Notes: Predicted 3D model of a 90-nucleotide RNA (c-di-GMP-I riboswitch aptamer) from an uncultured Anaerolineales bacterium. The coordinates come from a structure-prediction model, not an experiment, and the mean pLDDT is 86.
RNA sequence: UACCGAUAAGGGCAAACCCGGCGAAAGCCGGCGACGCAAAGCCAACGGGUCUACCGCUGCGAAAGCAGCCACGAUUGCCAGGCCGCCGAA
Numbered sequence: 001u002a003c004c005g006a007u008a009a010g011g012g013c014a015a016a017c018c019c020g021g022c023g024a025a026a027g028c029c030g031g032c033g034a035c036g037c038a039a040a041g042c043c044a045a046c047g048g049g050u051c052u053a054c055c056g057c058u059g060c061g062a063a064a065g066c067a068g069c070c071a072c073g074a075u076u077g078c079c080a081g082g083c084c085g086c087c088g089a090a
Base pairs, nucleotide, nucleotide: 004088005087012037013036018031019030020029021028022027035077041083042082043081047079048078049075050074051073056069057068058067059066060065
C1' cells in the first nucleotide's frame, strides 16, 4: 500500500410501525423509532432488475367509464459499475 473485516476503540447511518407534508401512483421529505448496515457515503444522463402509470396510444362503450401498452416517474436498504472515505485484531 492492497486485499480483508473483529465480541476492538471512537463515531456514523436508520428498515418497519405511527404522526405531519408532497405526489395520480410508485414513492419522497420531516418527526418518532431501530430491523439492520463497513461504504446503508455520492452518482438513476453507465448497465440490468423491480415498482408505479398522471399524460399519451390502442381496444371496447351511446356516454360515464373499463381493459391493455408505455418512463419521461421511483428505487443504490435489489445487483453490477464509477468516485471518494474512518478504524486496524486475525